[in-house]
RNA sequence: GAUUUCCUUCGGGGUCGGGUGCAAUUCCCAACCGGCGGUGAUGAGGCAAGGCCUCUUAGUCCGUGACCCGGUUUCUGUGAAAAGAAAACGGUGGAUUUGGUGCAACUCCAAAGCCGACAGUAAAAGUCUGGAUGGGAGAAGGAAAAC
Repeated sequence: GAUUUCCUUCGGGGUCGGGUGCAAUUCCCAACCGGCGGUGAUGAGGCAAGGCCUCUUAGUCCGUGACCCGGUUUCUGUGAAAAGAAAACGGUGGAUUUGGUGCAACUCCAAAGCCGACAGUAAAAGUCUGGAUGGGAGAAGGAAAAC
């Protein structure tokens, strides 16, 4: 130094103001927000410097998590079922264009768009409440093993 196993910690933001109405942070005007990994021509810094290193740059590119669905396995349950729980696996799952620069940009610059699980609700929710003091992509640190 990379690999494997284990442990600990961390691991999601947001309706200002107004309209209608019996009633809406749910509708309308308007406002606000952007998980994780990758890529990356941005920006910053470093050096033994003209080419390398470090940090940094995408909600809408590639992949992925939460949510939802499915069969399988194991367990609970029962006279047998129904039903429930867990695990790995599979599936579903939203959205970008135009102009500029340039060898090269869906990532830079400018402009205008667009998207956002499920359940609940005095009225339809990305933003309220709830499952969730949960789960989690993953991140950081530590230990051990063999190389």
FMN riboswitch aptamer (RFN element) from Chryseomicrobium excrementi, 147 nucleotides, folded computationally. Its mean pLDDT, the model's own confidence on a scale to 100, is 80.